Predicted 3D model of a 506-nucleotide part of an RNA (small-subunit ribosomal RNA, 5' domain) from a metagenome. The coordinates come from a structure-prediction model, not an experiment, and the mean pLDDT is 85. Rfam family: Bacterial small subunit ribosomal RNA.
Context: one part of a larger RNA
RNA sequence: GGAUGAACGCUGGCGGCGUGCCUAAUACAUGCAAGUCGAACGGAGCGGACUUUUUCGAAAGCGAGCUUAGUGGCGAACGGGUGAGUAACACAUGGAUGAUCUGCCCCGAAGCGGGGGACAACAGUUCGAAAGGACUGCUAAUACCGCGUAAGCAUUAGGAGUUUAGAAGGCCUAAAGUAAAGGAAUUUAUUCCACUUCGGGAGGAAUCUGUGUCCCAUCAGCUAGUUGGUAAGGUAACGGCUUACCAAGGCGAAGACGGGUAGGGGACCUGAGAGGGUGGCCCCCCACAAUGGAACUGAAACACGGUCCAUACAUCUACGGAUGGCAGCAGUAGGGAAUAUUGCCCAAUGGACGAAAGUCUGAGGCAGCAACGCCGCGUGUGCGAAGAAGGUCUUCGGAUUGUAAAGCACUUUUGACAGGGAAGAGGAAGGACAGUACCUGUAGAAUAAGCUUCGGCUAACUACGUGCCAGCAGCCGCGGUAACACGUAGGAAGCAAGCGUUAUCC
Numbered sequence: 001g002g003a004u005g006a007a008c009g010c011u012g013g014c015g016g017c018g019u020g021c022c023u024a025a026u027a028c029a030u031g032c033a034a035g036u037c038g039a040a041c042g043g044a045g046c047g048g049a050c051u052u053u054u055u056c057g058a059a060a061g062c063g064a065g066c067u068u069a070g071u072g073g074c075g076a077a078c079g080g081g082u083g084a085g086u087a088a089c090a091c092a093u094g095g096a097u098g099a100u101c102u103g104c105c106c107c108g109a110a111g112c113g114g115g116g117g118a119c120a121a122c123a124g125u126u127c128g129a130a131a132g133g134a135c136u137g138c139u140a141a142u143a144c145c146g147c148g149u150a151a152g153c154a155u156u157a158g159g160a161g162u163u164u165a166g167a168a169g170g171c172c173u174a175a176a177g178u179a180a181a182g183g184a185a186u187u188u189a190u191u192c193c194a195c196u197u198c199g200g201g202a203g204g205a206a207u208c209u210g211u212g213u214c215c216c217a218u219c220a221g222c223u224a225g226u227u228g229g230u231a232a233g234g235u236a237a238c239g240g241c242u243u244a245c246c247a248a249g250g251c252g253a254a255g256a257c258g259g260g261u262a263g264g265g266g267a268c269c270u271g272a273g274a275g276g277g278u279g280g281c282c283c284c285c286c287a288c289a290a291u292g293g294a295a296c297u298g299a300a301a302c303a304c305g306g307u308c309c310a311u312a313c314a315u316c317u318a319c320g321g322a323u324g325g326c327a328g329c330a331g332u333a334g335g336g337a338a339u340a341u342u343g344c345c346c347a348a349u350g351g352a353c354g355a356a357a358g359u360c361u362g363a364g365g366c367a368g369c370a371a372c373g374c375c376g377c378g379u380g381u382g383c384g385a386a387g388a389a390g391g392u393c394u395u396c397g398g399a400u401u402g403u404a405a406a407g408c409a410c411u412u413u414u415g416a417c418a419g420g421g422a423a424g425a426g427g428a429a430g431g432a433c434a435g436u437a438c439c440u441g442u443a444g445a446a447u448a449a450g451c452u453u454c455g456g457c458u459a460a461c462u463a464c465g466u467g468c469c470a471g472c473a474g475c476c477g478c479g480g481u482a483a484c485a486c487g488u489a490g491g492a493a494g495c496a497a498g499c500g501u502u503a504u505c506c
Base pairs, nucleotide, nucleotide: 001506002505003504004503006502007501008500009499010498013377014376015375016374017373018372019370020369021335026333027332028331030330031329032328035074036073037072040071041070043068044067045066046065050061051060052059053058081288082287083286091212092211093210094209095208096207097206100205101204102203105201106200107199108198109197110196111195113147115145116144122137123136124135125134126133127132152178153177155175156174157173158172159171182193183192184191185190186189214260215259216258221251222250223249226248227247228246229245230244231243232242233241263285264284265283266282267278268277269276270275290311291310292309293308294307313324314323315322316321341367343366344365345364349363350361351360352359353358380410381409382408383407390401391400392399393398416442417441418440419439420438424433450495451494452493453492454491455476456475457474461490462489463488464487465486471478472477
C1' cells in the first nucleotide's frame, strides 16, 4: 500500500447494488416452514331443481352441486439450515463396472380375462385425568389375495461359438415358474388419464481405482478378521462385508502406527510473477439434525419438522402415566467486541399434488433495520476589496483568517409539497413490491461536514499553559521554565459522508 462477514471512538444528507451470530453444534416461549388428489373408494354433513301422495302441517321418492374425518395414491429422500465430526476414495481430477440399481419423464413391444376374503370410517359397549386405546357388528375401492394367459422376463439344465489374463456378458433349445385396475368425458364406441410385463434412453445413485490433498519423529515400529485361500451366508453389486476351516501373512523413514488441527473444491485476498494466506456470501460435493444406537417403509433414507430403544435436559399430570427436540423463517434468553423484522405476497421464477380449476410453498420475490462494504450524487453557482467587523500573531508598521463573509445576480441536483403514474403478466382480467421507480409543476440557498494529523520518517507552525509533572508515542524518541513532539487556541495539511484506532492476511 491492498484486503476484511469486522469491532471500537468521533461524526453523519441521499440513492443503487450487495452483505449481516466469525462466540455457545448453548437452551428455547409463540406463530408459520409439506402437503395434495372427491376424475381411486364407502360414508357423513350442507343443499335444491323435479315427481307422487296429502288431513295443506307435511310425508315419500329422486338427487345436480359444495365440504370433508377415514381407506387409498403420489409427495414427504427435493427444497431450506449448519460445519460438530471427518486427514478419509471425504474432496478434486482421470479412469473402471464382463460386479451394479433406478419412482416420476421419453421412445418401442406385448397385455389389461375371470374370481375371492377382509380392514378402517360408521354403529354399539367399554377403559383412561390426558395422551391414547380395547371388544363386538357392518361396508367400498386404483387397498389385499388366489386362478387363467406369457409377446417377454427370470431360475435350472444342455448346446454352438466369440472376446478376454480369466469369465457370471451376447446367441439357440428344453423344463418347471412369473403380470395387471380402473377412472372421466361425450357423439355409446371412441378419446384422455391410469395399470401390468419387457427392451432402450435421459437424468440420478452405488462401488472400485491411478494421482493430488496440513503440522509433530520430543510418535518408530504397527496389525488376529489382522494378510491371503477354500466353502457358505449376505448385498442392487464385487469384496473378510460376515461366519467356519486352512496357511502366516500384511503395512512401515517414499514416514506405517500414534498425537494435534481441519469439512473439501470452484474460487477469494495479495503479489510483476513464482508464491503466501483464506474457504464468509454464490455454485458443486460431503457430513450432521439434543447425545448414542437400531431398523421399518420405500425406486431411493438407516430419514432435520418419521418410528423404536437408551441417556441428559425440559414440560403436563388426577402420581397411575404422557409429551418435546428452531444447525428451517422470524423471535427469546445466554455467551460475546459484535451481527437485523415474532413484516408483505405467492404477482413472477421454481417445486409437490391434481385431468384441470386450483391448493400448499418463511424455497423464492419483496419490503423493514444497520455508513457493514462498493459505486454514484449533493451540501450551491457567478460577481464581489471598504481587503469590513471579530479572532490570532506582531518587530505595533502590519500580517493572516480572506473572495472567505456581507452584498448583488442566478440555479434547484437533493429535500418538501401537489398532480400524473409504470414495465415487470407472451392472449381478456388478475401486481406483494407500490401510489414505488419515473415524469410534470410550485416555493425557496433553502434540508445537508466532519475526522485525523502538523519533530523526522511524512504533506502541514505559531502563541499561551504546564515544568521529567500532567501527558504523548508505530520507530527514533519528546516533557527537569522560552516544548514547532504534552494540553488549549489560531492557522495549515490530508482524506471526506466519512475519518481515525484495533485485530488479521499478503